């Protein structure tokens, strides 16, 4: 690097457009979906910082710590890091 397994936090938040389903006394309700804004929240792709700590030591490399710019806040996806094969 490539493949299986395992693998967290954090509102399926609020308002505006769209259609999509069910119902309806046709006034309307209820439930997801898709766009765009607003806040408010995470930290574990990546980024970027300080700087523990490491090395072939004055020169490098550098976090599970810090900022959240991206990312992410239902399932999926993704996912540091582990573990087993090649």
């Nucleotide at each position: 690097u490539c493949g299986c397994g395992g693998g967290a936090g954090a509102g399926a938040u609020c308002g505006g457009c769209g259609g999509c389903c069910u119902u309806u006394u046709c006034g309307g309700a209820g439930g997801g979906c898709g766009u765009c804004g607003g806040a408010g929240c995470c930290g574990a792709a990546g980024g970027c910082g300080c700087a523990a700590c490491c090395g072939c030591c004055c020169c490098g490399g550098a976090a599970a710590c810090g900022c959240u710019c991206a990312g992410g806040c239902a399932a999926a996806a993704g996912g540091a890091c582990c573990g087993c094969g090649a």
Predicted 3D model of an 86-nucleotide RNA (Glycine riboswitch aptamer) from a soil metagenome. The coordinates come from a structure-prediction model, not an experiment, and the mean pLDDT is 81. The sequence is in RNAcentral, with records from MGnify.